Molecule: transfer RNA
Organism: Leptolyngbya sp. Cla-17
RNA sequence: GGGGUUGUAGCUCAGCAGGAUAGAGCGGUCGCCUCCUAAGCGACAGGUCGCGCGUUCGAAUCGCGCCAGUCCCG
Numbered sequence: 001g002g003g004g005u006u007g008u009a010g011c012u013c014a015g016c017a018g019g020a021u022a023g024a025g026c027g028g029u030c031g032c033c034u035c036c037u038a039a040g041c042g043a044c045a046g047g048u049c050g051c052g053c054g055u056u057c058g059a060a061u062c063g064c065g066c067c068a069g070u071c072c073c074g
Stems, first nucleotide, its partner, number of pairs: 001073007010026004019057001028044005050066005
C1' cells in the first nucleotide's frame, strides 16, 4: 500500500432482506424480604447505534469517505 472483518448502555452481546418509545444479561442505584449480610423479588437510571456526508416519507440497518481494533496479502 491492497483486501476481509468488527465498532450498539460501565462490561459481554442481540437487533443489521429499512418502519413500534433502540433491547437482553451482568454491573450500578433505590425499595421489598431478613436480626444483619448474602441470595431471591421488584422498580429506576444509564445510549450522538465509532465520526461525517448522502439515498429515502423514514436509516443502528443501504451507499461513499474517514477513524480505531483484528486477520490476510504484498